[in-house]
Context: one part of a larger RNA
Molecule: large-subunit ribosomal RNA, domain I
Organism: Pseudomonadota bacterium
RNA sequence: CGCGCAUGGUGGAUGCCUAGGCGGUAGGAGGCGAUGAAGGACGUAGUAGCCUGCGAAAAGCUCCGGGGAGUUGGCAAACAAGCGUUAAUCCGGAGAUGUCCGAAUGGGGAAACCCACUGCUUCGGCAGUAUCCAUAUCUGAAUUCAUAGGGUAUGGAGGCAAACCUGGGGAACUGAAAUAUCUAAGUACCCAGAGGAACAGAAAUCAACCGAGAUUCCCCUAGUAGCGACGAGCGAACGGGGAACAGCCCAGUCCAUCGUAAUUCAGUGGAUCCUAGUAAAACGGUCUGGAAAGUCCGGCCACAGAAGGUGAUAGCCCUGUAUGCGAAAGGUGAUGCUGAUGGAUGGCGAAGAGUAGGACGGGACACGUGUUAUCUUGUCUGAACAUGGGGGGACCAUCCUCCAAGGCUAAAUACUCCCUACCGACCGAUAGUGAACCAGUACCGUGAGGGAAAGGCGAAAAGAACCCCGGAGAGGGGAGUGAAAUAGAACCUGAAACCGUGUGCGU
Numbered sequence: 001c002g003c004g005c006a007u008g009g010u011g012g013a014u015g016c017c018u019a020g021g022c023g024g025u026a027g028g029a030g031g032c033g034a035u036g037a038a039g040g041a042c043g044u045a046g047u048a049g050c051c052u053g054c055g056a057a058a059a060g061c062u063c064c065g066g067g068g069a070g071u072u073g074g075c076a077a078a079c080a081a082g083c084g085u086u087a088a089u090c091c092g093g094a095g096a097u098g099u100c101c102g103a104a105u106g107g108g109g110a111a112a113c114c115c116a117c118u119g120c121u122u123c124g125g126c127a128g129u130a131u132c133c134a135u136a137u138c139u140g141a142a143u144u145c146a147u148a149g150g151g152u153a154u155g156g157a158g159g160c161a162a163a164c165c166u167g168g169g170g171a172a173c174u175g176a177a178a179u180a181u182c183u184a185a186g187u188a189c190c191c192a193g194a195g196g197a198a199c200a201g202a203a204a205u206c207a208a209c210c211g212a213g214a215u216u217c218c219c220c221u222a223g224u225a226g227c228g229a230c231g232a233g234c235g236a237a238c239g240g241g242g243a244a245c246a247g248c249c250c251a252g253u254c255c256a257u258c259g260u261a262a263u264u265c266a267g268u269g270g271a272u273c274c275u276a277g278u279a280a281a282a283c284g285g286u287c288u289g290g291a292a293a294g295u296c297c298g299g300c301c302a303c304a305g306a307a308g309g310u311g312a313u314a315g316c317c318c319u320g321u322a323u324g325c326g327a328a329a330g331g332u333g334a335u336g337c338u339g340a341u342g343g344a345u346g347g348c349g350a351a352g353a354g355u356a357g358g359a360c361g362g363g364a365c366a367c368g369u370g371u372u373a374u375c376u377u378g379u380c381u382g383a384a385c386a387u388g389g390g391g392g393g394a395c396c397a398u399c400c401u402c403c404a405a406g407g408c409u410a411a412a413u414a415c416u417c418c419c420u421a422c423c424g425a426c427c428g429a430u431a432g433u434g435a436a437c438c439a440g441u442a443c444c445g446u447g448a449g450g451g452a453a454a455g456g457c458g459a460a461a462a463g464a465a466c467c468c469c470g471g472a473g474a475g476g477g478g479a480g481u482g483a484a485a486u487a488g489a490a491c492c493u494g495a496a497a498c499c500g501u502g503u504g505c506g507u
Base pairs, nucleotide, nucleotide: 001506002505003504004503005502006501007500008499009498015492016456017455020427021426022424023423024422025421026420027419028418029416030415031160032159039101040100041099042055043054044053046079047078049075050074051073061095062094063093064092065091066090070083071082072081106115107114108113116129117128118127119126120125131157132156133155134154135153136152137151138150139149164195165193166192167191168190169189175182179229205212206211216243217242218241219240220239226234227233247408248407249406250352252348254347255346256345257344258343264340265339266338267337268336273331274330275329277325278324279323283298284297285296287294299316300315301305307319308318309317357381358380359379360378361377362376363375364374367393388403389402390401391400392399443450444449463491466478467477468476469475
């Protein structure tokens, strides 16, 4: 040095576990904000730090409910000082307080800071003072009236928020195997605005000589008809089947008949449910073991044999579960009640103009100007008036069908920052969220931004008193605890690479 065996170190794979994730189902909620939000800074406990809570009334104050023996949040003990059956801590509801920044709003500003004015004041301090819009009102120039402008009061707005929605703007990479029309795509992105949904919506619609009867969404129709450097690609509708269904008002006055009945709004009312809880059956012994829930023997409950925990595997030990009961307060708000509104039929009327249409240039329609209808409109034009007008894919006639240029409208549909309950042939620490752990942290970057690693002693700390070596060390040896310490905190299991020690053989 090699090989074998044994035994260690290192290392942290694997197994097991789960405190965290991922995906969903049902229900709820779908907003918060000048009564100052979201998000922060700084403070705040008897004791340093961080997290959580809270705000100079500062891990809290008041009231009302629940609950019933301990308690002064967590890491995280200890000490000190307290509180509590005269009901604390804790849980729920309502209220008070709520520094400074932040739309931030008295002015400024390099956020959490600086500097003011006015009024009141118990002299401590308190309150007000941004801008825009609307309404009302007082004033008021050049300039007589007026107007512009200025002031005051009241009300509203502003900002934030995960997706969904509507509107206004609107790419490129890419594909076409190059590239320009085209595509990607009206996508990404920007802006404005709204709601719990939004948009749309009661035919100037389709259809085809038969008829249907608002809108929205789904499945077909159908990758069809078409569009298309007829390339790449784009891509309907009619009709059928479903989900859900709901119709109305103004442009108008009056009459006749019926008649208080639909509807909507406001008020009242309070069922139900939510936000704390509460009651809840039934087991003992033997054996093994550190420990019984395991084994054996014998019982019991069950509207409860879901689940979790307890020293191994528990229906009957604990928390629970089935089931029943429960709210002072806040929220929800059903059937009702009251008031207002208003109805049906018939008659007489009315029936949306710089509009429809046209020309030129665009855009939207599956449809790229094409034979191109339809919708829309930047410029220019410009009708008719129900004896009328639009459409039926150039256009004309016949025929059919509808009535534009005013408005409202639930449901079926889309989404999930969030709350509650439950589920999973989802993951199990290089997985699953980036984040199971004080993670959007440490760290990197001027910045926009990028962005980790890191879980497990034991049933219980019983976390090793005391002795010895040693630097008052580190580390170790005894002793002790424990079922186990090769479970000793660098702690479950402890693979391999890698490095030793002992021994046998070989050289």